RNA sequence: GGAGUCGGCCGGACAAUCGCCUUCCCUGUCGCGCGAGCGGCACGGGACGGAGGAAAGUCCGGGCUCCACAGGGCGGGAUGCCAGGUAACGCCUGGGCGGCGCGAGCCGACGGCCAGUGCCACAGAAAAUAUACCGCCCAUCGCCUUCGGGCGGCGGGUAAGGGUGAAAUGGUGCGGUAAGAGCGCACCGCGCUGGUGGCAACACCAGUGGCAGGGUAAACCCCAUCCGGAGCAAGACCAAAUAGGGGAACAUGGGUGCGGCCCGCACCGUUCCCGGGUAGGUCGCUUGAGGCGCGCGGCGACGCGUGUCCCAGAUGAAUGAUUGUCCUCGACAGAACCCGGCUUACAGGCCGGCUCCCGCC
Numbered sequence: 001g002g003a004g005u006c007g008g009c010c011g012g013a014c015a016a017u018c019g020c021c022u023u024c025c026c027u028g029u030c031g032c033g034c035g036a037g038c039g040g041c042a043c044g045g046g047a048c049g050g051a052g053g054a055a056a057g058u059c060c061g062g063g064c065u066c067c068a069c070a071g072g073g074c075g076g077g078a079u080g081c082c083a084g085g086u087a088a089c090g091c092c093u094g095g096g097c098g099g100c101g102c103g104a105g106c107c108g109a110c111g112g113c114c115a116g117u118g119c120c121a122c123a124g125a126a127a128a129u130a131u132a133c134c135g136c137c138c139a140u141c142g143c144c145u146u147c148g149g150g151c152g153g154c155g156g157g158u159a160a161g162g163g164u165g166a167a168a169u170g171g172u173g174c175g176g177u178a179a180g181a182g183c184g185c186a187c188c189g190c191g192c193u194g195g196u197g198g199c200a201a202c203a204c205c206a207g208u209g210g211c212a213g214g215g216u217a218a219a220c221c222c223c224a225u226c227c228g229g230a231g232c233a234a235g236a237c238c239a240a241a242u243a244g245g246g247g248a249a250c251a252u253g254g255g256u257g258c259g260g261c262c263c264g265c266a267c268c269g270u271u272c273c274c275g276g277g278u279a280g281g282u283c284g285c286u287u288g289a290g291g292c293g294c295g296c297g298g299c300g301a302c303g304c305g306u307g308u309c310c311c312a313g314a315u316g317a318a319u320g321a322u323u324g325u326c327c328u329c330g331a332c333a334g335a336a337c338c339c340g341g342c343u344u345a346c347a348g349g350c351c352g353g354c355u356c357c358c359g360c361c
Stems, first nucleotide, its partner, number of pairs: 001357010012326007020050002023047004028041005052332001056343002059341005064231004071263004076227005081095005096110001097108004111222002116220002118216003133162002135158004140153005170188006189211001190209008235283004245274006254268005290309008327330001
């Protein structure tokens, strides 16, 4: 100097004018009250504050509300190495194993195929209770012969060589054999036994046995752990309005409710069809598993202590317009009950750690 990788931050800025929303204060006015004061309304004035790192996706986990007093079983669903963190999780941290990368790093749907049942197309001899297409060896018969041998038939042995395939029945090498083969040996692999380290997943070591069909579970399945449902359009309250209308079914041996089924429990009425009327407001609604600083513990996620701060609550939906200056010339994009995650999108810029390459001293 270049390339990469991991982490953090910003997300146009400044000034002025007018405008929008919540809360609070002042002024004015009305009602109640002996008073202090309480409550309402309207114009105006003023103060603080006012969209995100993803507010997106609605994919997980919860808080909260109701079913509802809230159990059991079946079914169904989710996760899947170990140890931790957390309110919890399918998330995060650290470690193990496997894969990719020169590396820093990145990814993993990572329990079980000796519980069982399936599947492995095509090609290939053969993908299972295994076999022989081309070959190799032995013996025998026939033909030919340049007498070395060659071609063919039948029988026996073989799976080392070749071919097919994603995968061919452990791998490599040596010996051995008629030719071969774990047939034997060495190493690797695999099974069994024991030991060492580690909380563990696992890793390593030693001994022993020639030891044999594999793959697939985001195939069915088995195992372990976990799981009620619906959702702020939840739910609570006030107001308004009508036709307290008409019909049908079941009726305590019944009906309704609890996502499906069964048991069980609770309640005593429930369900369906036709027709008519009303639908405005308040709460929920923002002080939180909250943010930030410092200290301590921990490899870390994070925890503990302490100090400090209040940081949007709209409801047809609030931050817009104009002017001037600056430069990185502005991306993705707007809360609607709240929070912890994951995933996706993102112009441009800043900071730091680590890795690799090149050159110079």